A computed fold for a 160-nucleotide RNA from a pig gut metagenome, annotated as Lysine riboswitch aptamer. The sequence is in RNAcentral, with records from MGnify. Of the family's consensus pairs, 100% are formed in the model. Its mean pLDDT, the model's own confidence on a scale to 100, is 77.
RNA sequence: GAUAGAGGAGCGGUACACAUAAGUAUUUACCGGCAAGGUUGGGCGACCGUCGGUAAAGAAAGGGAAGACCGCCGAAGUAAUAAAAGCAGCCUAAGCUUUUAUUGCUGGGCCGUCAGAGAACAUCUGGCGGACUGUCACAUUUUUUUUGUGAAGCGCUAUC
Numbered sequence: 001g002a003u004a005g006a007g008g009a010g011c012g013g014u015a016c017a018c019a020u021a022a023g024u025a026u027u028u029a030c031c032g033g034c035a036a037g038g039u040u041g042g043g044c045g046a047c048c049g050u051c052g053g054u055a056a057a058g059a060a061a062g063g064g065a066a067g068a069c070c071g072c073c074g075a076a077g078u079a080a081u082a083a084a085a086g087c088a089g090c091c092u093a094a095g096c097u098u099u100u101a102u103u104g105c106u107g108g109g110c111c112g113u114c115a116g117a118g119a120a121c122a123u124c125u126g127g128c129g130g131a132c133u134g135u136c137a138c139a140u141u142u143u144u145u146u147u148g149u150g151a152a153g154c155g156c157u158a159u160c
Base pairs, nucleotide, nucleotide: 001160002159003158004157005156008073010072011071012070013069014068018064026057027056028055029054030053031052032051033050034049037048038047039046040093041092042091043090044089076106077105078104079103080102081101082100083099084098085097086096087095107133108132110130111129112128113127114126115125116124117123135151136150137149138148139147
């Protein structure tokens, strides 16, 4: 340097069904308010109503537990920066989503707590803490593995 592997409540993706979203958005009818109204914050332009209550009808997207199938073991995730596209007629400000590139961080899952996203007590992400677990190093045990400390996947093991 190449090839092949291991960690387990291991990682990610796809499709179907299901629950939630929700009796919410929305539509129709009646009543009432607003017109200095509504369409993202502002401006311009364009369009037409808009808000609330009652009654009837009544979704979807994103996210989701388990299982199935597929691809895998920096699997993958995340932060910052840059570019492109979209959300949304144009300008501006900010935000969000997706893709690509660079750099940085994280061995892995679980539990708790704080913060953010989210309809949510589901779930996801990050910081901190805790025990557990795999690998390697050092010391100890006494030569099998027992205990302790430390480190990080650009690692570890096997073969060539």